[in-house]
Two RNAs folded together computationally: RNase P RNA and transfer RNA, 458 nucleotides in total.
This record gives sequence, structure tokens and C1' cells, in this order.
RNA sequence: CGAGUGGGCCAGGCGAUCGCGCACCCCUUGGCGGGUGUGAGGAAAGUCCGAACUCCACAGAGCACGAUGCUGGAUAACAUCCAGGCGGGGUGACCCGACGGAAAGUGCCACAGAGAACAGGUCGCCUUGAUGCUCCGCAUCAAGGUAAGAGUGAAACGGUGGUGUAAGAGACCACCAGCGAUCCGGGUGACCGGGUCGGCUAGGCAAACCCCAUCGGGAGCAAGGCCAAGCAUGAGGCGCCCAGAGGCUUUCUGGGCAGGGGCUGCUCGUCCUAUGCCUCGGGUAGGCCGCUAGAGGCGCCGAGUAAUCGGCGUCCCAGAGAGAUGAUCGCCACCGGGUCUAUGCCCGGGACAGAAUUCGGCUUAUCGGCCCACUCGCUCA
RNA sequence: GGGCCACUAGCUCAGGCGGUUAGAGCGCGGUCCUGAUAAGACCGAGGUCUGUGGUUCGAGUCCACAGUGGCCCACCA
Repeated sequence: CGAGUGGGCCAGGCGAUCGCGCACCCCUUGGCGGGUGUGAGGAAAGUCCGAACUCCACAGAGCACGAUGCUGGAUAACAUCCAGGCGGGGUGACCCGACGGAAAGUGCCACAGAGAACAGGUCGCCUUGAUGCUCCGCAUCAAGGUAAGAGUGAAACGGUGGUGUAAGAGACCACCAGCGAUCCGGGUGACCGGGUCGGCUAGGCAAACCCCAUCGGGAGCAAGGCCAAGCAUGAGGCGCCCAGAGGCUUUCUGGGCAGGGGCUGCUCGUCCUAUGCCUCGGGUAGGCCGCUAGAGGCGCCGAGUAAUCGGCGUCCCAGAGAGAUGAUCGCCACCGGGUCUAUGCCCGGGACAGAAUUCGGCUUAUCGGCCCACUCGCUCA
Repeated sequence: GGGCCACUAGCUCAGGCGGUUAGAGCGCGGUCCUGAUAAGACCGAGGUCUGUGGUUCGAGUCCACAGUGGCCCACCA
């Protein structure tokens, strides 16, 4: 100098004029007017996960269903984060991984191919027999042996070399890969390194059913609580038996059994059962609380490799309710282009997007710019 | 704000437990029939299965993320 990897940060600044929401204060108080303070994000987004909070019964048991899935740690919790292991990619910095179980069971593996899962024998190779011919041999047919080679496929039942054989084959041997059992050493563990024995070899798919381990009750601030106004305490449905009382179309009380509803799938268990539940219909479109001080931000010190945690100090940082947070001008800074060079001049540009109960993450969108650490290549000293 | 669902030809829809060329009806184009049109008969074209990535030998189908469109909800209670 060029190419790249990982991490962190910013998302223009100042001034003037006009305008908006909220809180407080002042004047006038009927509204209005004035002043001060404050007023979007790194993703406020998608609503994909996890919680807080509220209600459903106090949040129960079993099954079903769903989620997660190497190990250890962090955390309120997580599918997140940190560290490590293993596998894969890259020359490298580094990156990626839904990464438990296929020797528990079931299922699937199209087409092609002879054969697709305790496999098979098409071509081929070899032996024997018969026949024919141009009779050391070749061809055809039959029987048998074999799986080295060919061919098909995503995948063909270890690989290479040798011995052996009629030809061959873990049939046997050496090395290598891989599997199971067992032992030793290291590590908290995943796992790693090594020894011995065994049989010579075990296919893939669990983002197919499933098995194992762990976790999970449901709904969501339009949750929910209070007040006001208004309509029609409107209509229909949700049981029977016995006893008593009134009353004779039926109503009320008590008891029993069933039914219904809630515990938001089922069963058990349990609670309620007419001031209840469901359906239809009617009315309102108002106010207050929930609502923003929080698993909060910043700085320093300490523990830890780190995520993170602890201590001390300091700060208050949007709370609207059809929904405020904006617009114009000037100067400066940044980027791009033009003007012969140019610091001057002219023109143009500034993204994605916008709070709505609140946090922790993930994912997606984003003009540009800055900083730190590291890698590779070339060149110079 | 919150919850849920769908996306396959121009339109409306099929596509069973993943299997090799994704179908149907209407519509569109051509030919025949008719003096001409409609109807009818025959033939044909038309699809990146919303997009991207993954699992698998193989994805419209299974999984994840994104995009677009649609539906539901308040209080008196």
C1' cells in the first nucleotide's frame, strides 16, 4: 500500500422565527394569555421467544399436547449470553452448526439397477461335461463355483497391499479407518490420550412416528379496578323426585339424585348453581386509576478468562388518548460531482424509521462516518 | 395495542403419510360449424407453487425467518 476478520460507537452541531404534547408557576379567572422545565430509537418494527404485572379458584394430580435438546456456567427467565468440547468451512485472523437416541420398536428409501436392508447374481472370471469347427485353441449350450472387475444409483454390506486359489473371497496376514467390551491416565463435565481382548464391519432418514431427559395451567393493559351517563332489572334456553306451606294456569322453602358451568383439551378431585351461565337484543363512545423510579442509567472500586455479580457515589430521563416530539432560513462540519491546479466558487445529498403497560433477548430494515484489536499478500529500510 | 388465519395459472379452487412431467372449472388463443355472432366440437398456450435459507438422495408438501392480504376484540356486564 492492497485485500480481509472480529468488536465498539455516532446517527449532524449552533443560532433565529413560527408551531405542538405534558408537568409546574403567575395573571385573570369563563375561556384565554404569559413564563420555566421537558419531549423517540438503535432498531421504538416483526410479534418470533422469555418474564414482570392483572384477572380467571387457592394455580391441584394424572394423561394428552407443546417446547427445548453436546458440557459447564450466567440470569428473574429464555429458544438468549459467556467459556469449553466435537464436527464442518477458510492459507489465516476467524466463521458456521435443530449437536440426545438408528445394536428399544414401527415405518420409508421413488426412478434407474440383477439386487435397496439379517441383499443379490446381469455382464464378467473360473472349473467340469456335451456338441460343432479350420481340433495346443475357439464358439455355443448345460451344471456348478465366485464376487476381484464392469454397470445402475444419493446410497451396493470396510480400504490398500500381499499370501492363497481353477477363479476368487477377512479364507489368512500386515498397515490404516471404524465398532463393542474392559482397564489406565487427564478433565467438574462434554470429551481427549493410551493399552488389552473380541468379531472382521455395523447403511441413511427422528425439521417420519417414536424413546429418553428437562420445562410448561389459561388469557392478555381492548388485562383489570372505580365512577358517571343512557337503554328495555327486555326475549329465549339451562331438571326431575320426595316432603311441607301458600295456591290451584302455578309459586316458595328444605332434602336427595342428576344435569349445567368454572378450574380454557380429557379424567380424577374440588367449587358454584338463578343476585348464576349461554344466545339474541338494547344503550354508551365520557372521566379517574392501572401509567411509568425501573431485574433503571452513568462513574469508580472489587470478584471472575468471560457472560455477569457485589459495594459506594451520583442522576431522574416522554407519558399522549385519533394520538405531541415539526417546519423554514442562515452559518459551520461531512459526502459526491463540476470548474485548468486549488484551501476559493457553484450544484446536489444526508438513510431505515417513528413510543402507546413495562423490561431481557432474537430477527429484519438502515445514506454514511469514526475508533480499537488482529490476519494474509506485495514492497522498502 | 393484542390475538388468529391464508398465500398454487388472469380468476375460483384441488393436490391423503415427501417421489420425479403440479391438475380441474371459468377465462384466453387457433381451427371447424354459421351469411355473421352466440352456443357447440377439436386442439393449444399459460405456473420460479409469495420470497429467502435449511433438513432430505429428492420439498407445493417438513422446519425457520421475512413479505403481502384478511378476520376478531371495548364498556354498561

Rfam match: Bacterial RNase P class A. From the family's description: Ribonuclease P (RNase P) is a ubiquitous endoribonuclease, found in archaea, bacteria and eukarya as well as chloroplasts and mitochondria.